RNA sequence: GCCGACGUAGCUCAUCGGGUAGAGCACUCGACUCAUGAUCGGGAGGUGGUUGGUUCGAGACCAACCGUCGGCA
Numbered sequence: 001g002c003c004g005a006c007g008u009a010g011c012u013c014a015u016c017g018g019g020u021a022g023a024g025c026a027c028u029c030g031a032c033u034c035a036u037g038a039u040c041g042g043g044a045g046g047u048g049g050u051u052g053g054u055u056c057g058a059g060a061c062c063a064a065c066c067g068u069c070g071g072c073a
Base pairs, nucleotide, nucleotide: 001072002071003070004069005068006067007066010025011024012023013022019056027043028042029041030040031039049065050064051063052062053061
């Protein structure tokens, strides 16, 4: 330099074939317990890497960048 994959909550990952995003763990509140843990119930938390484009509407489609990983030279 060229090619490919990936970038979604603090962490690990879903959501696929466009209709305003969810789980587990962690966090927090409550119940239970003499107390802690475990268990059970509730809650908060994301402008989906950035910028444009297509569309009535994009996490999802297109382009260019940025980052991580891999391959080729």

Model confidence (mean pLDDT): 82 of 100. Transfer RNA, 73 nucleotides, folded computationally. Its Rfam family is "tRNA".